[in-house]
RNA sequence: CGACGCAUCGCGGGAGAGCCGGGCAGUUCUGCACCAGCAGGCGCUGACCGGCACCGAAGGAGCAAGCCUCCCCGCCAAUCUCUCAGGUCGCACACCGCGAUGAACAG
Numbered sequence: 001c002g003a004c005g006c007a008u009c010g011c012g013g014g015a016g017a018g019c020c021g022g023g024c025a026g027u028u029c030u031g032c033a034c035c036a037g038c039a040g041g042c043g044c045u046g047a048c049c050g051g052c053a054c055c056g057a058a059g060g061a062g063c064a065a066g067c068c069u070c071c072c073c074g075c076c077a078a079u080c081u082c083u084c085a086g087g088u089c090g091c092a093c094a095c096c097g098c099g100a101u102g103a104a105c106a107g
Stems, first nucleotide, its partner, number of pairs: 001107001006102008018052005024046004028041005053088003059084001060082003066075002
């Protein structure tokens, strides 16, 4: 000096899946009252709770080949499988590319 690989940060790319009910809050409209307020709407929005349904790309779990001299046991990957967790507006998250920085190292 320092390849490949690794970590962090930045930029770019980058999926799927929702309805119903309940009360609450806000807002809008109508009527009564015109100080406060009250009632209503197959109204709208928001978070929450419950029911049913669905999705896989945070995380987690499972395994094929292979390894263990054979078998058993055991180890073991993914965007595959499960759906515990998470999610079902958007953003973000897997993963990919580029750049910067850092540590260690083959040479």
Molecule: Glycine riboswitch aptamer
Organism: Agromyces albus